Context: one part of a larger RNA
RNA sequence: UGACGGGGGUCCGCACAAGCGGUGGAGCAUGUGGUUUAAUUCGAUGAUACGCGAGGAACCUUACCUGGGCUAGAAUGCGCGCGAAGAGUGUAGAAAUAUACUCGUCCCGCAAGGGACGCAAAGCAAGGUGCUGCAUGGCUGUCGUCAGCUCGUGCCGUGAGGUGUUGGGUUAAGUCCCGCAACGAGCGCAACCCUUACCCUUAGUUGCCAGCAAGUAAAGUUGGGGACUCUAGGGGGACUGCCUGCGCAAGCAGAGAGGAAGGGGGGGACGACGUCAAGUCAUCAUGGCCCUUACGCCCAGGGCUACACACGUGCUACAAUGGCGGCUACAGGGGGUAGCUUGGCAGCGAUGUCUGGCCAAUCCCUUAAAAGCCGUCUCAGUUCGGAUCGGAGGCUGCAACUCGCCUCCGUGAAGUUGGAAUCGCUAGUAAUCGCGCAUCAGCAAUGGCGCGGUGAAUACGUUCCCGGACCUUGUACA
Repeated sequence: UGACGGGGGUCCGCACAAGCGGUGGAGCAUGUGGUUUAAUUCGAUGAUACGCGAGGAACCUUACCUGGGCUAGAAUGCGCGCGAAGAGUGUAGAAAUAUACUCGUCCCGCAAGGGACGCAAAGCAAGGUGCUGCAUGGCUGUCGUCAGCUCGUGCCGUGAGGUGUUGGGUUAAGUCCCGCAACGAGCGCAACCCUUACCCUUAGUUGCCAGCAAGUAAAGUUGGGGACUCUAGGGGGACUGCCUGCGCAAGCAGAGAGGAAGGGGGGGACGACGUCAAGUCAUCAUGGCCCUUACGCCCAGGGCUACACACGUGCUACAAUGGCGGCUACAGGGGGUAGCUUGGCAGCGAUGUCUGGCCAAUCCCUUAAAAGCCGUCUCAGUUCGGAUCGGAGGCUGCAACUCGCCUCCGUGAAGUUGGAAUCGCUAGUAAUCGCGCAUCAGCAAUGGCGCGGUGAAUACGUUCCCGGACCUUGUACA
């Protein structure tokens, strides 16, 4: 000087407390451990691994296993040779591949030759998801959006070092003020950026429809209009600016004014010096080592989907604030041409078929659902719950046996609110309800990322648990 203390002081955080809803019990989904296996590819492992890499494992992917094959090889360039490229057929085979036949005879140039592409052979060269993340770059997690981490000069100290950065206040903040052997400065904080809440203005189609006219069973449907909504450019607006009280000031309090908004308005992006030899050599890049008729490459099938069990994360439930049936209403944000699909018809349905619109503020996905009204069930393992299994179909795809999703009929398991323990959340939040997107032929999505609808309870307080910041104290630790 740090680190640590079951030392002290001050302060903060859904840290506790006060509340609401969960997990832990059940079934299923998914990840992991373990076990099994020819293989169940690899990585991630307290917090900071475990719906994680994977924003799509039937083949492919794929790295694993078994078997069949290749050896300058699956890519690129240069040089040499032959042939346009290419199309079709046959045979063997699981395919990779091997082989035979037919058709074809390109472009530039007078010619020599050149060009695109293919094949063969050989050389410079390739290839490796093989090892080392404890050789590395890059990227990332975490402490932590915590308020800290430092420097120049000066001053103090023999020196390590200190001071500044401590103190008194204040703040979300090393934020600001006052004081002070310090005076300044940098990286962080804040602000500048995006979005949302209000207003003005410009613009008026594909959006809108108040007034006028036409029109309909109904309908901005039509003429027309720019008022309104909206869209998207520009601008305004909030600064403790004003008032009162307290205070030297910074600032704090107000149930104050005005205002759409008030004291950081809400949300996002943004992550200091560093820590964990944290994670990643399997995104990529890369040093070293290793393989080179194989640890490289191609193909078929299998596996990554196994299953006594254990754990994590979720979904669905156990019902009456509910289930079922009928009628009726209100979003936002996205996506669409190998696509989204209206409407008609067929089918109980998944879906099929015909037809039309849209490269989309125009057409479509797109009826939002919970909610409301009416009816029914009457507390039961039930009209709760839907696992499991049987049968019949549909769709995607070369192909759904291993191993896809969906529909219909039947079947109707556990489960009656969950031990010890443990998690999330302070407001348009929790809870609850549906909608969309990426990946994607299809889909194992209950995941992830977004969007809106309905919409709470509670916070006395900081003694305690956990994590953190500052000052101080002890130390045989570094």

The part of an RNA shown here (small-subunit ribosomal RNA, 3' major domain) has 478 nucleotides and comes from a metagenome. Its mean pLDDT, the model's own confidence on a scale to 100, is 84.